RNA sequence: CACGAUACAGGUAAACCCUGAGCAAUCAGGGGGCGCAAAGUAAAGGGUCUUUUUCUUUACUAAGGAAGUAUAUAGAAAAGACAGCCUUACUGCCGAAG
Numbered sequence: 001c002a003c004g005a006u007a008c009a010g011g012u013a014a015a016c017c018c019u020g021a022g023c024a025a026u027c028a029g030g031g032g033g034c035g036c037a038a039a040g041u042a043a044a045g046g047g048u049c050u051u052u053u054u055c056u057u058u059a060c061u062a063a064g065g066a067a068g069u070a071u072a073u074a075g076a077a078a079a080g081a082c083a084g085c086c087u088u089a090c091u092g093c094c095g096a097a098g
Stems, first nucleotide, its partner, number of pairs: 001098001003095002011036002016031006034084001040090003044087003047082005053077004057072001058070004
């Protein structure tokens, strides 16, 4: 050090369950422990996900110009979520071998 032991000390906590917040993604607290050497922090780039927002689309009604209905399909925008998907930036515990 861009390294990481069947080491030491300490840390974190997936699924699932309970309670609460949110439309939702998801988050907070408690239990739990699959994992993690940055699974610490930050949504900057990519990615995934959500929507009671907007536009387009589709179907029906209606009509030949609109308008209405749906919690319908898909896309775009916007607003969000995820740092335990990758990159990036910053910070950090311990310490053999190399």
The RNA shown here (c-di-GMP-I-GGC riboswitch aptamer) has 98 nucleotides and comes from Candidatus Brocadia sp. The prediction has a mean pLDDT of 80. The organism belongs to Candidatus Brocadia, within Bacteria. Rfam family: c-di-GMP-I-GGC riboswitch aptamer. Rfam links the family to the GO term cyclic-di-GMP binding.